[in-house]
Molecule: transfer RNA
Organism: Alphaproteobacteria bacterium
RNA sequence: GCCGCAUUAGCUCAGCUGGUAGAGCACGUCAUUCGUAAUGACGGGGUCGGGUGUUCGAGUCACCCAUGCGGCA
Numbered sequence: 001g002c003c004g005c006a007u008u009a010g011c012u013c014a015g016c017u018g019g020u021a022g023a024g025c026a027c028g029u030c031a032u033u034c035g036u037a038a039u040g041a042c043g044g045g046g047u048c049g050g051g052u053g054u055u056c057g058a059g060u061c062a063c064c065c066a067u068g069c070g071g072c073a
Stems, first nucleotide, its partner, number of pairs: 001072007010025004019056001027043005049065005
């Protein structure tokens, strides 16, 4: 230098065929217990790495940029 993949909640990851975002763990409250842990119930938390474009509508499609990983030279 070229090519490919990844980037979504604090963490690990889903998200189909574009139709206004979910799970587990973690966290908070409550219940249970003499108390802790465990368990159960409920709850808070993200505008999807940044930007532009296409579209009535973009996490999803196109392009540019950034970061990480891999391959080739």